[in-house]
A computed fold for a 563-nucleotide part of an RNA from Olsenella sp. kh2p3, annotated as large-subunit ribosomal RNA, domain I.
Rfam family: Bacterial large subunit ribosomal RNA. Its family is annotated with structural constituent of ribosome and ribosome in the Gene Ontology.
Context: one part of a larger RNA
This record gives sequence, C1' cells and structure tokens, in this order.
RNA sequence: GGCACACGGUGGAUGCCUUGGCACAGGAAGCCGACGAAGGACGCGACAAGCCGCGAUAGUCCACGGCCAGGGGCACAUGCCCGCACGAGCCGUGGGUCUCCGAAUGGGAGAACCCGCCGGGACUUGAGGCCCGGCGCCCGCCCGCAGAACACAUACGCGGGCGGGGGGCAACCGGGGGAACUGAAACAUCUAAGUACCCCGAGGAAGAGAAAUCAAACGAGAUUCCCCGAGUAGUGGCGAGCGAAAGGGGACCAGGCCAAACCGGCGCGCUGGCGACAGCCGCCGGGGUUGUGGGACCACCCAACAUGGCAGUCAGAAAGGCGCGAGGCAGCGGAACGGCCUGGGAGGGCCGGCGAGACAGGGUCACAGCCCCGUACGCGAAGCCCCGCGCCCUGCCGGGUGGCACCCGAGUACCGCCGGACACGUGAAACCCGGUGGGAAGCAGGGGGGACCACCCUCCAAGCCUGAACACUCUCCUGUGACCGAUAGUGGACCAGUACCGUGAGGGAAAGGUGAAAAGCACCCCGGGAGGGGAGUGAAACAGCACCUGAAACCGCGUGCCC
Repeated sequence: GGCACACGGUGGAUGCCUUGGCACAGGAAGCCGACGAAGGACGCGACAAGCCGCGAUAGUCCACGGCCAGGGGCACAUGCCCGCACGAGCCGUGGGUCUCCGAAUGGGAGAACCCGCCGGGACUUGAGGCCCGGCGCCCGCCCGCAGAACACAUACGCGGGCGGGGGGCAACCGGGGGAACUGAAACAUCUAAGUACCCCGAGGAAGAGAAAUCAAACGAGAUUCCCCGAGUAGUGGCGAGCGAAAGGGGACCAGGCCAAACCGGCGCGCUGGCGACAGCCGCCGGGGUUGUGGGACCACCCAACAUGGCAGUCAGAAAGGCGCGAGGCAGCGGAACGGCCUGGGAGGGCCGGCGAGACAGGGUCACAGCCCCGUACGCGAAGCCCCGCGCCCUGCCGGGUGGCACCCGAGUACCGCCGGACACGUGAAACCCGGUGGGAAGCAGGGGGGACCACCCUCCAAGCCUGAACACUCUCCUGUGACCGAUAGUGGACCAGUACCGUGAGGGAAAGGUGAAAAGCACCCCGGGAGGGGAGUGAAACAGCACCUGAAACCGCGUGCCC
C1' cells in the first nucleotide's frame, strides 16, 4: 500500500409521516371606488425585532345576539392586570374611529414629503404654530351675469347650485389595431391567425335577437348553445391546407317600444296681416307599429264600462310598503363499556355486555361503533343579507266592413372604383361592411331567392329594447380523488415572490419530522470555551434541540491475509 471483516465518523438516500399543494363536482358570490378603492408607508403592546390584528378612540370603542369560566393573538418566560354570572375573553350581526401615500383631487414633489388660500375654533402678552371644514379636472342639467360676426338674437365666455365620471380587478365577453417563428420538407400567394400582443368598453355574464330570414313549387317562423348533417358541398401556388349551409334531433323559450300620417296643447320662436288669425318650425300629450300589407282620415256595424279583467319592477313606465314562509351569516341537542393479561403506555389479546336514522372521519402514550371531537337525525336568530307567495301599490283594457289614396325610417337603397368580411384566395361571385365619386322609387312601391334577365315564390331595409338555454372563476362554503407526499406536489408545507441577482424590465432559490409528554439533562468532574465524562429524565439519549429511520460515495480505528 492492496483486499477482506468488524466498529466508528461524515453524509442525508430510503422507509414512514403531513400542516401544503393539484384536479374535479355541487352550491354561493360575481364586483370594489370621491361616503376616498385596490395596494401600501408609518405607527399602536408593561417589556415588542418579525408575522398577524388594529389606526392618534390604534393588540382596540359601542349596541344586539350566541357561547362560556376563564382571559391579556402567533408566543411556551417575567411582571402587572381584567373577569368569575352585575357575564371577561371568544364567535356572529350592525355601528363608531380610521394618521399619511395612493384615481389622489388646494399647489408642488424624488409616493407615504414640502408649501399654501378661505371660513371657523382652542391656546398664547405676542410672534406663532395647532385643530376642524372647504379649495383639482372633465361632462350633463338648472339659475344668474355678460355677450360676436349681425339690429334683436344666438354661439362663445364667466360665476353659482345639483348630479355624474376618473382608479382597481383572475378568467370569461364586445369592439379598435395586429405580428413573426412555423407549415408548405426552399419560398413569394397561402399557412400560422384575426392567434400572440397593445388599446377602449361593459356585465355577472357579454354579444346576438323578433325576418327587406330561409326554403323550393312543400313549407318553416327571433336569437343563442349542443349533437348529426360532414371532413360532405365547396375553396385552395386545386399545393400545404382551409372548410360551410339548408335540413333533422335536443337545451331553452318572449316578445315589445318608437318615427310618420291625423288630433290637441304650449312658444317674448319665424313669415304674412292693422287685427282676430293663418302658415311654418320646435317641444309636449293623444294616436300608431304592420307584409294573409298595416295604419291615419270619413261613413257604418258589432262588443263593452271599472267594487271587473289582464299585467308589472330583466325589455315593453316606475318606486316602494306590509304580512307569511324558505335559505344564508354565530350556535344547540345528539345513542352505546367494563374486567383480566401483556406492556413505558391499551385502542392489542382473552372474557362478558351494549348502541346503531350514528360502523363518515379525526384525535387519544400501539389498532377504539360504545374515551374525546364528531357523524345520522333533529332544533336555532335580537340583527343583517337574499329568495318565494299574498295584499297594498302601479300600468293597460276593443274589433270589423266599405270609401279615400294622407303616412309607413334618404345623401338611404343602388351603381362605378378601391378595400374588408363572408368556409369562398376576383373567380361566373351573389349576400354583408367601409372609403371615395355618383345617386333612386315612395305600396300601381321596394329587397331577396349565389353573375344577369323573365316568370314565380318570399320578405318589408335605411329607428330602439329584450329574460332563459351558452362562456369564465380572483373569491367563499361543502364534498370527492386507481392525484403528489418534501429533488414530488404550487416558485412557495418553513415569515416566499422572501433571501439573493440585475441600472432596469425582470429573474428567483434553498430550507419539513426530538419525544406520548420538555419530563429539553438539577448536581459533580475535565476544559478558556466548544465539547466531553458521570449522575438524572425517558420505553428508548448511537431519541440531547447539529435531535425519527440513517443507504452510498468519502475518511478513520482494529484484526486477518498478501506485496
């Protein structure tokens, strides 16, 4: 020095465990904000660094309700207190307080700071600072003042009052913009993809929606979503790819309101008139809402008055009140066991019982239906939230025939050119949308049926609203898992978006386990200490806080064999 065996050190694999994650299901909720949010800064404790809670009324204040003999959070020590039924603490509901920054809003600023003005207040001799309220911008309405072109007026402007907006938010939604990598085995049309991303806006959903729709010679009857139709018809450097609709089956079901004709009212309105007044315009009310065309107007006919009928808070108008009931936000009741043995410990073994609308689960010194918490089942609210029903309340209450030819959404439809969007890449390219230039008809009217024309069929654009079925989950409650078990599962089981890195945008860890119980080793000895040896605790101390188990690499000590 090598090999082997044994014993250690180091190390932290493995096993076991789980406070944390992951996924899904059901239910709830789906907003918060100038009444100052989200998120923070700084403070508040007997001692108080951190977390959590709270806000100068600062570990809290008040009321009501629940529960209870203890309590002063995590947090275990000391001290000092509070409460003990005259009810502390804890839990729930409602209220109060709520510094400074932050949309941040008196002005400024390098957020949590600096400096003002107006009104009021306490203190002070005063100077002064202190306390309370107000003072940003934009929009709308009302009032007042002032006031152009242009005489009146109007527009603009100024002031005051009232109301609204502003910012935040995981995903879902509508809209405005909008890539590239990639694929096409290269690449340019094409694809990726109207995706990612940016911006605006809204809601608990959003959007769409009540036929100028489809269909096909039969008919259907708003929209949305799912299944089929169908990878079909098509489209496509006819490459890669893209990719319908009708129709059928389901989910869910809902339909309404204006504009106009006509009538009435109002107006320091405009025009005409000496004037009464007429016409026009504007506003308000009635009327009216349709495509077997509807309505207005005129005439006629039928029906019918209200202590009745219908409907209503999500559209169609819009606020509530009372009563009853259900649910949620604290809680309450809730069955049934003992002995012996082993053991440190009984829940184990043995023996004998009992409950079960409860043998889900968790805990307890080992494995518990009957020890504890619970579970099945039953019960519960002063207050707040939410829902349903009833009443009050609120709104509405006609149709036909004939005539007449008044109305039925205009820079619109449509056309040319250029784009976009339609599954459809310009194609024979309709339909839909935008830009630009032209530009109708008026119900004997107009649109569509995939160029276009005819016939036929079908439907009424150029105004508006609309629940449900369909999307999502930052958040709360409950439950479940052939999901993970600390290099896994969230990045994060632990004081983590922390430490640390970066000018910054941003990147981003490691780190769980004594024991049933701290009983966490009094005391003695060696040592400066660290540490160790005794003693003691404990079932165990090679369980001693560097703590369960404690693999391997690696390092030693001892013994044997070999060189």

Record summary: Its mean pLDDT, the model's own confidence on a scale to 100, is 86. The RNAcentral record of the full RNA draws on ENA and SILVA. Lineage of the source: Bacteria > Bacillati > Actinomycetota > Atopobiaceae > Olsenella.